Transfer RNA from a Candidatus Uhrbacteria bacterium, 75 nucleotides, folded computationally. Its Rfam family is "tRNA". From the family's description: Transfer RNA (tRNA) molecules are approximately 80 nucleotides in length. The sequence was found in a public genome assembly.
């Protein structure tokens, strides 16, 4: 350089194909109960508007196009 995939709380990861209730689960973490304490186990909370930009719809995490970062392959 050319191709492909991939980028969503602290960490994995789902949802994107099929646009439609301002995003779900696990571990994490904070309060309370439990227990002589810690752990376990119960109950609840608070974290992310989806890598940045831009187009397209009445409506965009989802579609499209440029752009960064990363993996892979091909030259």
């Nucleotide at each position: 350089g050319g191709a492909u995939c991939g980028u969503u709380g602290g960490u994995g990861u789902a949802g994107c194909c099929u646009g439609g209730u301002u995003a779900a689960c696990a571990c994490g973490u904070c309060u309370c109960c439990c227990u002589g304490u810690c752990a376990c186990g119960g109950a609840g909370a608070a974290g992310a508007g989806c890598a940045g930009g831009g187009g397209u719809u009445c409506a965009a995490a989802u579609c499209c196009c440029c752009u960064a970062c990363g993996a892979u392959c091909c030259g």